The part of an RNA shown here (small-subunit ribosomal RNA, 3' major domain) has 477 nucleotides and comes from an uncultured bacterium. The coordinates come from a structure-prediction model, not an experiment, and the mean pLDDT is 80. The RNAcentral record of the full RNA draws on SILVA.

[in-house]
Context: one part of a larger RNA
């Protein structure tokens, strides 16, 4: 000086605790672990590895295996030889290839060659997801959006250093006030940045229609209009300003006014010094080792999907706050030309066949839960839908190994889950739908996103983890 105490004081934080709703039991998916295996390619492993890299493993990807070949692709330097390669045809093959044949190169010339360009040998040299993340840049997790990491002068100690940073208040914050051997100041807080609430103002097309006209079976369809929603550039709006109580101040309390909002209005972006030889040499970059007719490379077929098992995420259940039918209602984020497609016809239906508008505020892709009628009446059932049959539909050379999806039949386990653990404090939880990337398609029930519908509780810090100050101990550095 840290760092540790089942020492101490003081604080905070879904940390307990007060709710609400899972996970652990069921079958399904996913990803790990073990086992198998020619191969199941390789990293991630306590929070912080396990629906993680992988935002798309049939072939490709692809790294890993068994097979067949190559010495490739990309440039440059160099020796030698040909005059060829491409192109077209034939053999061979599972593919890569690999072999035969045909036509066919330019400039100089002293007709001996020489030079270009181009195959092919051979040297260099290319290549390597081959090792070392404990040689390494870069990015990244965590502790943690925690409030705390330090400097320069002075001062104090032989000194290691301490003060400043402690001490009384106070903050969400080392955030501000008051004292003080300290005065200052940086890196973090906080503002400053984007979205989102409110209101003016400006402009109105692809949006908008109040009032006026026209027109329709029906619609902003038209003439129009700038009120109204909405789009979307500018400005005002919130600071404890104002009031009352408390206080020396700094603040703090008020179901106080105002105000669309109140004390950081709400969410994001932001992640100080450092920790952990955390994590990546398989994104990239890179030092060194290490192979060179192979540990490079191409093709072809399998594997990453293997299955006694065990653990994590998760989706679907178990039902009456539910299931089925049939009626009608409302988003917001988005995304389309190898693409989205109205609207018509054919099919039960995935879907086909014609067909039209959209490079899109035009044109398309679109809700579910809601409500309303009806049926079921507590049962392994009209709950529940694994799981095998058997037809197919699409994508793509190819759906055996190993794609989704329809439809007919089939109906498993499940009757609310032991110990134990898990998230959340407001548009939050729960709960319900859409939507994007990745993509030919899809194993997505993933991920990130967007709107409907909309709770419950929080006495309070005694306890369990985590952390921050300040102390004290110390057999530890």
């Nucleotide at each position: 000086u840290g760092a540790c105490g089942g020492g101490g004081g003081c604080c905070c934080g879904c940390a307990c605790a007060a709710g609400c709703g899972g996970u652990g039991g069921a079958g399904c998916a996913u990803g790990u672990g073990g086992c198998u295996u020619a191969a199941u390619u390789c990293g991630a492993u306590g929070c912080a590895a396990c629906g993680c890299g992988a935002a798309g493993a049939a072939c490709c990807u692809u790294a890993c295996c068994c097979g067949g070949g190559c010495u490739a692709a990309a440039u440059c330097c160099u020796g030698g030889u040909c005059g060829c390669c491409g192109c077209c045809c034939c053999g061979u093959g599972a593919a890569a290839g690999c072999g035969g044949g045909g036509g066919u190169u330019c400039c100089c010339u002293u007709c001996g060659g020489g030079g270009a360009c181009g195959g092919c040998c051979g040297g260099g040299a290319a290549g390597g997801u081959g090792c070392u993340g404990c040689a390494u840049g870069g990015c990244u997790g965590u502790c943690g959006u925690c409030a705390g990491c330090u400097c320069g002068u002075g001062c104090c100690g032989u000194g290691a250093g301490g003060u400043g940073u402690u001490g009384g208040g106070u903050u969400a914050a080392g955030u501000c006030c008051c004292g003080c051997a300290a005065c200052g100041a940086g890196c973090g807080c906080a503002a400053c940045c984007c979205c989102u609430a409110u209101g003016g103002u400006c402009a109105g097309u692809u949006a908008c229609c109040a009032g006026c006209g026209c027109g329709u079976a029906a619609u902003g369809g038209c003439g129009g209009g700038g009120a109204c929603u909405c789009u979307g550039g500018c400005c005002a709006g919130a600071c404890u300003g104002c009031c009352u109580a408390c206080g020396c101040a700094a603040g703090u309390a008020g179901c106080g006014a105002g105000g669309a909002a109140g004390g950081u209005g709400g969410g994001g972006a932001u992640g100080a010094c450092g920790u952990c030889a955390a994590g990546u040499c398989c994104u990239c970059a890179u030092g060194g080792c290490c192979c060179u007719u192979a540990c490079g490379u191409c093709c072809g077929g399998g594997g990453c999907u293997g299955c006694a098992c065990a653990c994590g995420u998760g989706c679907u259940a178990c039902a009456a706050u539910g299931g089925a039918g049939g009626g009608u209602a409302c988003a917001g984020c988005g995304g389309g030309u190898a693409c989205c497609u109205a609207c018509c016809u054919c099919g039960c239906g995935a879907g086909a066949g014609g067909a039209u508008g959209g490079a899109a505020a035009u044109c398309u892709c679109g809700a579910a839960a809601g409500c309303u009628c009806u049926c079921c009446a507590c049962a392994g059932u009209u709950c529940g839908g694994a799981u095998u049959g058997g037809a197919g539909u699409c994508u793509g050379c190819a759906a055996c190994u190993c794609g989704a999806c329809u439809c007919c039949a089939u109906g498993a386990a499940g009757u609310u889950g032991g110990a134990a653990u898990c998230g959340c404090u407001a548009g939050u939880a729960a709960u319900c739908g859409c939507g994007u990337a990745u993509c030919a398609g899809c194993a997505a029930c993933g991920a990130c996103g967007c709107g409907g519908u909309g709770a419950a509780u929080a006495c309070g810090u005694u306890c369990c983890c985590g952390g921050g100050c300040c102390u004290u101990g110390u057999a530890c550095a």